This is a predicted complex of two RNAs, RNase P RNA and transfer RNA, with 445 nucleotides together. It holds a member of the Rfam family "Bacterial RNase P class A". The family's RNA type in Rfam is ribozyme.
RNA sequence: GGAGUUGGCCAGGCAAUCGCGCAGGUUUGUUUUUAAUUGAUUUUAUUAAUUAAUCGCAGGCUUGGGAGGAAAGUCCGGGCUCUAUAGGGCAGGGUGCCAGGUAACGCCUGGGGGGCGCGAGCCUACGGAAAGUGCAGCAGAAAGGAAACCGCCACGUUCGCGUGGUAAGGGUGAAAAGGUGCGGUAAGAGCGCACCGCGCAACUGGCAACAGUUUGUGGCGAUGGUAAACCCCACCCGGAGCAAGACCAAAUAGGAACCCGUUCGAUGUGGCCCGCAUUGGGUUCGGGUAGGUCGCUUGAGGUAAGUGGUGACGCUUAUCCCAGAUGAAUGAUUGUCCUCGACAAAACCCGGCUUACCGGCCAACUCCACUU
RNA sequence: GAUUUCGUAGCUCAGCUGGUAGAGCAAUACACUUUUAAUGUAUGGGCCCUGGGUUCGAAUCCCAGCGAAAUCA
Numbered sequence: 001g002g003a004g005u006u007g008g009c010c011a012g013g014c015a016a017u018c019g020c021g022c023a024g025g026u027u028u029g030u031u032u033u034u035a036a037u038u039g040a041u042u043u044u045a046u047u048a049a050u051u052a053a054u055c056g057c058a059g060g061c062u063u064g065g066g067a068g069g070a071a072a073g074u075c076c077g078g079g080c081u082c083u084a085u086a087g088g089g090c091a092g093g094g095u096g097c098c099a100g101g102u103a104a105c106g107c108c109u110g111g112g113g114g115g116c117g118c119g120a121g122c123c124u125a126c127g128g129a130a131a132g133u134g135c136a137g138c139a140g141a142a143a144g145g146a147a148a149c150c151g152c153c154a155c156g157u158u159c160g161c162g163u164g165g166u167a168a169g170g171g172u173g174a175a176a177a178g179g180u181g182c183g184g185u186a187a188g189a190g191c192g193c194a195c196c197g198c199g200c201a202a203c204u205g206g207c208a209a210c211a212g213u214u215u216g217u218g219g220c221g222a223u224g225g226u227a228a229a230c231c232c233c234a235c236c237c238g239g240a241g242c243a244a245g246a247c248c249a250a251a252u253a254g255g256a257a258c259c260c261g262u263u264c265g266a267u268g269u270g271g272c273c274c275g276c277a278u279u280g281g282g283u284u285c286g287g288g289u290a291g292g293u294c295g296c297u298u299g300a301g302g303u304a305a306g307u308g309g310u311g312a313c314g315c316u317u318a319u320c321c322c323a324g325a326u327g328a329a330u331g332a333u334u335g336u337c338c339u340c341g342a343c344a345a346a347a348c349c350c351g352g353c354u355u356a357c358c359g360g361c362c363a364a365c366u367c368c369a370c371u372u
Numbered sequence: 373g374a375u376u377u378c379g380u381a382g383c384u385c386a387g388c389u390g391g392u393a394g395a396g397c398a399a400u401a402c403a404c405u406u407u408u409a410a411u412g413u414a415u416g417g418g419c420c421c422u423g424g425g426u427u428c429g430a431a432u433c434c435c436a437g438c439g440a441a442a443u444c445a
Base pairs, nucleotide, nucleotide: 001368002367003366004365005364006363007362008361009360010359012337013336014335015334016333017332018331020066022064023063024062025061026060027059028058029057030056033053034052035051036050037049038048039047040046041045068343072354073353075352076351077350078349079348080241081240082239083238087274088273089272090271092237093236094235095234096233097111098110099109100108101107112126113124114123115122116121127232128231132230133229134226135225149170150169151166152165153164154163155162156161178196179195180194181193182192183191197220198218199217200216201215202214203212204211205210245294246293247292248291255285256284257283258282259281260280265279266278267277268276269275301320302319303318304317305316306315307314308313338341373444374443375442376441377440378439379438382397383396384395385394391428399415400414401413402412403411421437422436423435424434425433
């Protein structure tokens, strides 16, 4: 200097003017309630005015702060709310090497096995096929505890072939039942042996997954593939979602007719049964409807320092308050500077994952070339 | 905002218990007819929304994305 890997940060800056929604303070007008004083009517008491406090509404002035790393997709997990403080069973769904972190997770961290890369590093749905069932089109002789098409060998032969042996060779296929060599044989074959591979057991190291220049043992048609096929094993999950739900006001009232039931049934518990809670229910006629407030942001919160841990993360102390709308607020104009600005904007709240994205900065590390 | 479903030929839909994709209408050509329609025969037309994975093999199974529709005050 070039090429790259990992982690973190930023997301046009500054100034002026106007505007938008939120919160606090102050002030003006109006209004609710309460208290005091005065006046009128006067038996209790009622009413009017003034003053003070207070609730709400409208306006003015002023102060403060006002979208994101993904606010997105709604794919997981949790809080919160209603329902039994979510109880038993069935069905259903999810996760799946080991250990840890966490409120929890399918997330994260560290490690193991496997794969990719020269390397820094990256990827990994990675339990069970020696419990059972299923599947493998076409091709091929044969597709699962199989099989003789060609070939090889032996025997027979009417010389066409037949019977038997054989998985070393050919051919088919995604896949053909350990590999190489030597011996052996009629030809062959783990049939025997050596090395490699594989299974089982022991030992050693490790919490474990697992590993090994270790030891012993098994000839290996035991035990092929597929579980993102059914299934088995282990663990987890009750359901619904802020349009949840609570409160205020209106309404569901009161009424008429018919039917069913009367201790078992109905309704609710949002798949079913049990259980639990409430209680008469249904149909038709007729009557009648209007929205508002809360939930709504102080939270598994942020920042800094110290500290335990390889790390995810935990603990302690100090300090800060940082959007809360409901037709829904962040914008516009001007000036100036630069590297000329991507993807995109809250709607109950958090923790993750995934996807979109112009570029810039910082730190650590790897490879190549050159110089000293 | 929340929940759910769907995407296959020009159009409307099958196929979704993995084995190489069909039906009806439409299109094209021919026959019949004086001609057209109807009818008959034949033919073409598909990256199965996109990308990745599992598998020997994916429209189908799994994951992520894109687009469309419906329901809830």